[in-house]
């Protein structure tokens, strides 16, 4: 330099155009003599910019970061 992949919650991952989810973690409550475990509940996220569309995590372009391959 070229090609490809990935980017969603604090972490690990789903989500093929129509209300953004799970597990763990965190806060609160219940339970317990205390701790642990268990139960209930709450908050929290689509890398950035544009385009298409009535509507974009999803499609298109650019850009940033990381990873892989080739030279």
């Nucleotide at each position: 330099g070229c090609a490809g992949a990935u980017a969603u919650a604090g972490u690990u991952c789903a989500g093929u155009g129509g209300u953004a989810g799970a597990a763990c973690a965190u806060g609160a409550g219940c339970u317990u003599c205390c701790c642990a475990a268990g139960c209930u509940u709450a908050g929290g996220a689509u890398g950035c910019g544009a385009g298409u569309u009535c509507g974009a995590u999803c499609c298109u372009c650019g850009u940033u970061a990381u990873c892989u391959g080739c030279u």
This is a predicted structure of a 71-nucleotide RNA (transfer RNA) from an uncultured Bacilli bacterium. Its Rfam family is "tRNA". By type it is a transfer RNA. The prediction has a mean pLDDT of 81. The sequence was found in a public genome assembly.